[in-house]
RNA sequence: GGGCAAUUAGUAUAAUGGUUAGUACACGAUCCUGAUAAGAUCGGAGCAGAAGUUCGAUUCUUCUAUUGCCUA
Numbered sequence: 001g002g003g004c005a006a007u008u009a010g011u012a013u014a015a016u017g018g019u020u021a022g023u024a025c026a027c028g029a030u031c032c033u034g035a036u037a038a039g040a041u042c043g044g045a046g047c048a049g050a051a052g053u054u055c056g057a058u059u060c061u062u063c064u065a066u067u068g069c070c071u072a
Base pairs, nucleotide, nucleotide: 001071002070003069004068005067006066007065010025011024012023013022018055027043028042029041030040031039048064049063050062051061052060
């Protein structure tokens, strides 16, 4: 230099163009306990950025950024 893939919550990860973006751990509150851990209930927090297509985009297209792999 060329090619391919990925980017979603603090972390890991799911979501066929469609009606509130989900799960686990973590975090916060309450309960429980002599106290902690464990457990129960509830809660906060997220689609890498820009543009386009579309009635509607996390999803499709283009560009940019970052990361990984292959190749020279």
The RNA shown here (transfer RNA) has 72 nucleotides and comes from Richelia sp. RM2_1_2. Rfam family: tRNA. Rfam's curators write: Transfer RNA (tRNA) molecules are approximately 80 nucleotides in length. The coordinates come from a structure-prediction model, not an experiment, and the mean pLDDT is 81. NCBI's taxonomy places the organism under Bacteria, Cyanophyceae, Nostocales, Nostocaceae, Richelia.